[in-house]
RNA sequence: GCCGGGGUAGCUCAGUUGGUAAGAGCGCCAGACUCAUAAUCUGGAGGUCGCGGAUUCGAUCUCCGCCCCCGGCACCA
Numbered sequence: 001g002c003c004g005g006g007g008u009a010g011c012u013c014a015g016u017u018g019g020u021a022a023g024a025g026c027g028c029c030a031g032a033c034u035c036a037u038a039a040u041c042u043g044g045a046g047g048u049c050g051c052g053g054a055u056u057c058g059a060u061c062u063c064c065g066c067c068c069c070c071g072g073c074a075c076c077a
Base pairs, nucleotide, nucleotide: 001073002072003071004070005069006068007067010026011025012024013023019057028044029043030042031041032040050066051065052064053063054062
């Protein structure tokens, strides 16, 4: 440099032929239970959907550029 995959909550990931409100598990906080802790149950907080731009009435989803991570190929003066 080329090709492919990925970037969504603190972590691991789902998601949608573009549509009103973005989700799960774990974790965190509070409550219930308990003598107490754990477990269990209930509730809650937490998100620029990597960044910028384009298309559109409307973009997490489509298009363009860029950044980062993983794998493969090439180069290696």
Predicted 3D model of a 77-nucleotide RNA (transfer RNA) from a Hadesarchaea archaeon. Its mean pLDDT, the model's own confidence on a scale to 100, is 81.